């Protein structure tokens, strides 16, 4: 320089056009003599950026930024 992929709470993850899922962490309460488990319930995401298409975009299209693999 080309081709393919990947970006989603603090990490790691689902999602293939109609309120964005889950676990781990943390917070509050309950259990315990304490601590740890174990239960209940909370808070946390402008879905990398900026455009386009649509009633409607994580999502589908374009272009930039990062990561990764292959070709040269």
């Nucleotide at each position: 320089g080309g081709a393919c992929u990947c970006g989603u709470g603090g990490u790691c993850u689902a999602g293939u056009g109609g309120u964005a899922u889950g676990a781990c962490a943390u917070g509050a309460c309950c259990u315990u003599g304490a601590c740890g488990u174990g239960g209940u319930u909370g808070a946390g995401a402008u879905u990398g950026c900026a455009g386009g298409u649509u009633c409607g975009a994580u999502u589908c299209c374009u272009g930039c930024c990062g990561g990764g693999u292959c070709c040269a």

About this RNA:
Predicted 3D model of a 72-nucleotide RNA (transfer RNA) from an archaeon. RNAcentral holds the sequence, with entries from ENA. Its mean pLDDT, the model's own confidence on a scale to 100, is 84.